[in-house]
This record gives sequence, C1' cells and structure tokens, in this order.
RNA sequence: GCACGACAAGGGCAAACCAGCUGAAAGGCUGGGACGCAAAGCCACGGGUCCUUCGGGAUCGCCGGGCUACCGAA
Repeated sequence: GCACGACAAGGGCAAACCAGCUGAAAGGCUGGGACGCAAAGCCACGGGUCCUUCGGGAUCGCCGGGCUACCGAA
C1' cells in the first nucleotide's frame, strides 16, 4: 500500500414515529427520537421500486457498480 473487519480505541451516521417548513406527488429540509449501519460518506451509471402537471422527478438505509475515507487485532 492492497485486502480484511475485533466483545479494540476515538468517534460518526441516524430508521420508524412526532413537530415545523416545503413540494403536484413521491419525497426533501430542520428539531426531537433511535431501528439499525464498518462506509447508513458521495455519485442516479445499470437494475428495481415510488411519484407525476406524462415534460420529468424521487430513492444510494433496495441490489449492483464507481469514487473517497477513521482505526488497526486476526
């Protein structure tokens, strides 16, 4: 360095639900909240699913892929 992921260390993110805002909707944002997550960081590239005002839009915590990354046992 690459691969890998422990009853390690420091931590991180944050489901459902609730409140507010926003959107046509799916959904998104903020605060609370924790089901979980070793990439639950990022990318909508392929597949799937959802919405639609049928032009498009959403979802990366559905699967695959790509990029980046803390720590360091076996």
Molecule: c-di-GMP-I riboswitch aptamer
Organism: Planctomycetota bacterium